FMN riboswitch aptamer (RFN element) from a marine eukaryotic metagenome, 116 nucleotides, folded computationally.
The coordinates come from a structure-prediction model, not an experiment, and the mean pLDDT is 86.
The sequence is in RNAcentral, with records from MGnify.

[in-house]
RNA sequence: GUCUUCGGGGCAGGGUGAAAUUCCCGACCGACGGUGAAAGUCCGUGAAUCCUGCAGUUGCAGGAUUGAGAUGGUGAAAUUCCAUCACCGACAGUGACAGUCUGGAUGGGAGAAGAC
Numbered sequence: 001g002u003c004u005u006c007g008g009g010g011c012a013g014g015g016u017g018a019a020a021u022u023c024c025c026g027a028c029c030g031a032c033g034g035u036g037a038a039a040g041u042c043c044g045u046g047a048a049u050c051c052u053g054c055a056g057u058u059g060c061a062g063g064a065u066u067g068a069g070a071u072g073g074u075g076a077a078a079u080u081c082c083a084u085c086a087c088c089g090a091c092a093g094u095g096a097c098a099g100u101c102u103g104g105a106u107g108g109g110a111g112a113a114g115a116c
Base pairs, nucleotide, nucleotide: 001116002115003114004113005112006111013025014024015023027100028099029089030088031045032044033043034042040087041086048065049064050063051062052061053060054059069085070084071083072082073081091103092102093101
């Protein structure tokens, strides 16, 4: 460099109501790489939206935007482990407001493994 494969999880139980997995109590979930030691909350990447240029029909390149952690303990070393208490989660849809339902998506994807 070419090709192949892989590559995201989650409202149990209950309350109100005509109607809610959307509200309330409560429950549950955590992509990829890095880091003196294992990370949803540290540093970055990816998904989404917008802008510009190229291309010319769905792509390529660049840019903008893009959430959240403290305290204590152990240790040579941890905002990563242990303990306690917190916090966060795109867009569109909906008989009622969504991290968890449905949809774009049998898509895209950081990246991982393998073959030549």